This is a predicted structure of a 264-nucleotide RNA (Bacterial large signal recognition particle RNA) from a Chloroflexota bacterium. NCBI's taxonomy places the organism under Bacteria, Bacillati, Chloroflexota. It matches the Rfam family "Bacterial large signal recognition particle RNA". It is annotated as a non-coding RNA gene.
RNA sequence: UCGUGCUAGACGGGGAGCUAGCGGUGCCCUGCACCCGCAAUCCGCUAUAGCGGGGUCGAAUUCCCUCUCGAGGUCCGCCUGCUCGGGACCUGCCGCGAUCACGGGGCCAUGAAGGUUGGGUCCUGCGCGGCGGGUGCCUACGAACCCCGCCAGGUCCGGAAGGAAGCAACGGUAAGUAGUGCCACCUGGGCGCCGCAGGGGCACCUGACUGGAGCUACCAGGUCUCGGUAUGCCGCGCACGGUGGAUCGACAGAGGGUGCACGA
Numbered sequence: 001u002c003g004u005g006c007u008a009g010a011c012g013g014g015g016a017g018c019u020a021g022c023g024g025u026g027c028c029c030u031g032c033a034c035c036c037g038c039a040a041u042c043c044g045c046u047a048u049a050g051c052g053g054g055g056u057c058g059a060a061u062u063c064c065c066u067c068u069c070g071a072g073g074u075c076c077g078c079c080u081g082c083u084c085g086g087g088a089c090c091u092g093c094c095g096c097g098a099u100c101a102c103g104g105g106g107c108c109a110u111g112a113a114g115g116u117u118g119g120g121u122c123c124u125g126c127g128c129g130g131c132g133g134g135u136g137c138c139u140a141c142g143a144a145c146c147c148c149g150c151c152a153g154g155u156c157c158g159g160a161a162g163g164a165a166g167c168a169a170c171g172g173u174a175a176g177u178a179g180u181g182c183c184a185c186c187u188g189g190g191c192g193c194c195g196c197a198g199g200g201g202c203a204c205c206u207g208a209c210u211g212g213a214g215c216u217a218c219c220a221g222g223u224c225u226c227g228g229u230a231u232g233c234c235g236c237g238c239a240c241g242g243u244g245g246a247u248c249g250a251c252a253g254a255g256g257g258u259g260c261a262c263g264a
Stems, first nucleotide, its partner, number of pairs: 001264006009057003012030004020046005034054005063257006072248008080239003084235003090232001091230005097224004103219002105216003114210008122199006128192002131188006137181001138179004147172003155164003
């Protein structure tokens, strides 16, 4: 150096999660790299870390280590954006109330604010009027008889003269019915651009005197309290978002290392 046969070892790996920890089944990434049984309310082990059985390859392009690259995963921070919640300190906006009076408007020397005083609106009583109800008065109707007057006819008394009672009709009247109204009386009331008197006195209106230039707060504006709301504020969360860092890391590449026996 070559050949043959063995052994170590290899026959996927990684991430998250689970676990005291290590693997596996399951999920995800990469990749193509034996088979059977067990296994997520788990299965088997113990830092020598899957267990049991079988098979192939086998000291090298296949094993081990280091470095480079790097798919992919996980974690943390920051920025941006979004949802929800909180808060009402400051900032912005809206609203109630109060206050001020720069600007605009209105009133004002045909006299502002203020002061004094009278009257009215208000309450009560009385009166007057009106309205509602009732009564009376007036008119009409209205009693066969038991109302009145006058009583035809007829009846009665009488010799006669004359007298008596008296129905109907007529006239009137009562109870009652109806109607009318320039009438009278009684009664009622949150009826009155009426009268008298008393009361009341915040507000409003009005008259007089005084006063001698402002008044008003309508619009817009300023301030304050309160209430509400939005953002900057605070917090949880979310985003195949952006960025920085950390960690693990397949595949690939480079380098290095590593047996035994026999024979030639």